[in-house]
RNA sequence: UCCCGAUAAGGGCAAACCCGUUCGAAAGGCGGGGGCGCAAAGUCACGGGUCUACAGCCGCAAGGCUAUGACGGCCGGGCCGCCGAA
Numbered sequence: 001u002c003c004c005g006a007u008a009a010g011g012g013c014a015a016a017c018c019c020g021u022u023c024g025a026a027a028g029g030c031g032g033g034g035g036c037g038c039a040a041a042g043u044c045a046c047g048g049g050u051c052u053a054c055a056g057c058c059g060c061a062a063g064g065c066u067a068u069g070a071c072g073g074c075c076g077g078g079c080c081g082c083c084g085a086a
Stems, first nucleotide, its partner, number of pairs: 004084002012038002017033005023028001036073001042079003046076003049071003056065003
């Protein structure tokens, strides 16, 4: 240095849910509380997948289709990274 991940050490992040939000059409995001969990649950929408549907299209209607939107804690992959037992 690489692989690997422990009854090690110091720590880190923060699910559901609740409150707020003159961010957003929504999904979702952001802030506070809260911890289900996570060795990358750090970061990046490149591939797959999932969610939403303002606008657009179809429909008598109910509704349906659709991503340029979103999800990195869905999977794969790229990049960076703390520690050092077996």